[in-house]
Annotation: The part of an RNA shown here (large-subunit ribosomal RNA, domain VI) has 267 nucleotides and comes from Propionibacterium ruminifibrarum. The coordinates come from a structure-prediction model, not an experiment, and the mean pLDDT is 89. The RNAcentral record of the full RNA draws on ENA and SILVA.
Context: one part of a larger RNA
RNA sequence: CGUAGGAAUCUUGAGAAGGGCUGUCCUUAGUACGAGAGGACCGGGACGGACUAACCUCUGGUGUGCCAGUUGUUCCUCCAGGAGCAUGGCUGGUUGGCUACGUUGGGAAGUGAUAACCGCUGAAAGCAUCUAAGUGGGAAGCACGCUUCGAGAUGAGGGUUCCCCAGCCCCUGUGCUGGUAAGGCCCCCGGUAGACCACCGGGUUGAUGGGUCGGACGUGGAAGCGCCGUGAGGUGUGGAGCUGACCGAUUCCAAGUGGCCGAGAGG
Numbered sequence: 001c002g003u004a005g006g007a008a009u010c011u012u013g014a015g016a017a018g019g020g021c022u023g024u025c026c027u028u029a030g031u032a033c034g035a036g037a038g039g040a041c042c043g044g045g046a047c048g049g050a051c052u053a054a055c056c057u058c059u060g061g062u063g064u065g066c067c068a069g070u071u072g073u074u075c076c077u078c079c080a081g082g083a084g085c086a087u088g089g090c091u092g093g094u095u096g097g098c099u100a101c102g103u104u105g106g107g108a109a110g111u112g113a114u115a116a117c118c119g120c121u122g123a124a125a126g127c128a129u130c131u132a133a134g135u136g137g138g139a140a141g142c143a144c145g146c147u148u149c150g151a152g153a154u155g156a157g158g159g160u161u162c163c164c165c166a167g168c169c170c171c172u173g174u175g176c177u178g179g180u181a182a183g184g185c186c187c188c189c190g191g192u193a194g195a196c197c198a199c200c201g202g203g204u205u206g207a208u209g210g211g212u213c214g215g216a217c218g219u220g221g222a223a224g225c226g227c228c229g230u231g232a233g234g235u236g237u238g239g240a241g242c243u244g245a246c247c248g249a250u251u252c253c254a255a256g257u258g259g260c261c262g263a264g265a266g267g
Stems, first nucleotide, its partner, number of pairs: 001152001004174001005163007015149004021049007033038001051106005059100004066093005071086006110144003117137004164266001165178004169173001183261004187203005208254003211250005218242002224237005
């Protein structure tokens, strides 16, 4: 821009893409078959490999403003307590998130038409013949079935709901102009989204983010003070103190005020 008014929302599916792998064991059954050795079809079940999708409950990884321990040094403020630097200084753990080494699922079943091939009936050609008329079976393949995209499918589809004034001109036309409607955008607070854009949520009639409060998870027993010990230290107060992303609550802070676009009942 188009989809013959402007919107919001729910869809149909032309078409396109993906997927389609395979092993071992048990059973049927030591049966059919076979002198024996050996050893099935058909059917049923279990467990795997590789590949792949989703996810984070578990296990593990990561963890750079979480917690603790600790070395050297500088500084605050002498002690105590801390801060900076040294690969986050090093070490032990670790929430959310992201992940695989973790977990769950997938390939199918089923239907239809067929290939090679196997048939039935059957003439031409008194026989024979799956074929000439007619008719059945038959594949990991084909069309469906499963997953994803999908009406620019210009053949531009369908349903539901919402909105619908004025002025102007040689009053002629799919005309021009203006402010609007439904609705949308800008802007702002954000994230289940993300390179940008887009998408999704929120914008005071508000819990969208931050803060605060409560909780969870984590760390593992804070500081101060008391007591014990000559001391290193221990112990009580006290599962203490601290605690990123997690779960909630609460208008304290920030989403202020606002601006723009956008039809005319549809030739």